[in-house]
Context: one part of a larger RNA
Molecule: small-subunit ribosomal RNA, central domain
Organism: Candidatus Pacearchaeota archaeon
RNA sequence: UUGGGUCUAAAACAUCCGUAGCUUGCCAUUUAAGUCUCUUGUGAAAUCCCGUGUCUCAAGCACGGUGAAGUGCGGGAGAUACUGAAUGGCUAGAGAUCGGUAGACGUAAGGAGUACACCACGGGUAACGGUCAAAUGUGUUAAUCCGUGGCGGACUAACAAUGAGCGAAGGCACCUUACGAGGACGAAUCUGACAGUGAGGGAUGAAGGCCAGGGGCGCAAAACGGAUUAGAUACCCGUGUAGUCCUGGCAGUAAACACUGUUCACUAAACAUCGGGCCCUCUUCGGGAGGAUUCGGUGCUGAAGGGAAGCCGAAGAGUGAACUACCUGGGAAGUAUAGUCGCAAGAUCGAAACUU
Numbered sequence: 001u002u003g004g005g006u007c008u009a010a011a012a013c014a015u016c017c018g019u020a021g022c023u024u025g026c027c028a029u030u031u032a033a034g035u036c037u038c039u040u041g042u043g044a045a046a047u048c049c050c051g052u053g054u055c056u057c058a059a060g061c062a063c064g065g066u067g068a069a070g071u072g073c074g075g076g077a078g079a080u081a082c083u084g085a086a087u088g089g090c091u092a093g094a095g096a097u098c099g100g101u102a103g104a105c106g107u108a109a110g111g112a113g114u115a116c117a118c119c120a121c122g123g124g125u126a127a128c129g130g131u132c133a134a135a136u137g138u139g140u141u142a143a144u145c146c147g148u149g150g151c152g153g154a155c156u157a158a159c160a161a162u163g164a165g166c167g168a169a170g171g172c173a174c175c176u177u178a179c180g181a182g183g184a185c186g187a188a189u190c191u192g193a194c195a196g197u198g199a200g201g202g203a204u205g206a207a208g209g210c211c212a213g214g215g216g217c218g219c220a221a222a223a224c225g226g227a228u229u230a231g232a233u234a235c236c237c238g239u240g241u242a243g244u245c246c247u248g249g250c251a252g253u254a255a256a257c258a259c260u261g262u263u264c265a266c267u268a269a270a271c272a273u274c275g276g277g278c279c280c281u282c283u284u285c286g287g288g289a290g291g292a293u294u295c296g297g298u299g300c301u302g303a304a305g306g307g308a309a310g311c312c313g314a315a316g317a318g319u320g321a322a323c324u325a326c327c328u329g330g331g332a333a334g335u336a337u338a339g340u341c342g343c344a345a346g347a348u349c350g351a352a353a354c355u356u
Base pairs, nucleotide, nucleotide: 004327005326006325007310008309012324014204015203016202017201021197022196023195025090026089027088028087029086030085031084033083034082035079036078037077038076039075040074041073042072048067049065050064051063052062053061054060093194094191095190096189097187098186099185101183105180106179107178108177109176110175111174112156113155116152118150119149120148121147122146123145127138128137165172166171209250210249211248212247213246214245218244219243223239224238225237226236261323262322263321264320265319266318269301271299272298273297274296275295276294277293279291280290281289282288305312306311329356330355331354339348340347341346
C1' cells in the first nucleotide's frame, strides 16, 4: 500500500514469437452507445434547514413546509467537440517490391593445415622425465633424442581490433560448395493503419547432467600413487575413469550481466570506428589516397537535464506516451506442503509458525 519504486539499496521474465486484453495515424459523412444540457417519475421514515408548539428553560420530543440533501436509477426532448460504432477515402506508421551491398548468422556435405599421441623401419647410447628441491614414473626387452613412412582423434595459430563484425538471446572464427534466414542503405513501384505491447500459450536456450548407439588423441571431476605438512581427504608432481567429440532424444538452468523490459516521439556539441548513399580534390588510374555531407550500427568525452552519490547523458538512468513483468524490513527460505513437469538429478509455482 501509494499521485511510491525496480543499474548498484527489495524489485526487469534468459530471449524471442504470439492469443485474449489494453493502447492506437490523417480526412469526410452518418449514428448518438459513452459524454453534456433541459425535463419528468422515483429515490420510505428517521436525519438536515426554516417555523410553531410542548416538557418551568435547555438538550429532547411533537406538528407543519410544492423546503434541502439523498451525488443514484428509469422515461422523454435536445447538443455532437472528444471516445465508440458504421461507411467511404488518404499516405507520413507498418509491410511488400526492385537495386547494388557488409557480415565468425544458421544447417548440411566435402576438403586442408600445424601440433599431439600411437605403430613400423633406420640412426644412436645411458639416461629421460619432473620440481623450489625431490620422489613416485619411464629406460639396456634399447627409452629420451634425430630421420622417413603410416595411422588416429581433437582443434583451427598468425591475420585479430586493449576502439572490428553478425545474431532475439544463448552464441558464432581454417577453406570451398549447396540450401536457408535476417539487417542497414537507396529508389518511391504496390497494399492502405494491416500497428505497439502482450496475461495464459509456443519456440529457442552456455556449461554441467541424464538415456541409447558410436568414438576416445589430448585434457581431466572421481580414484590411486609420490611429495609438502603437526596433519594435508588440498595447493605441487606421476598415473587415471566418467566427461569433453559425433548421431538421436531428455533436461531448461547460469554473475543467462549492461545486475539497465519492449516500442515510439522530442532534446547541445567534440572525437574514433564499421556498413550504405551522395558530392568534391589528388592520382602512379588500382582492390589507390584524402575531405565535406546524410542514414544506420558500435564506442568514448561531455552541455542542459537527471541522480543519494558513483555516475547516466540522442541505444539516458533526460522530457513525455503505450503496454507488460516484478518489489514491500532481516532471518527462517527459494525451505516445507500440495499441484504440474522430468528416467533421475531436479525444475517450476511457493508459504507459515517462530525469531529479530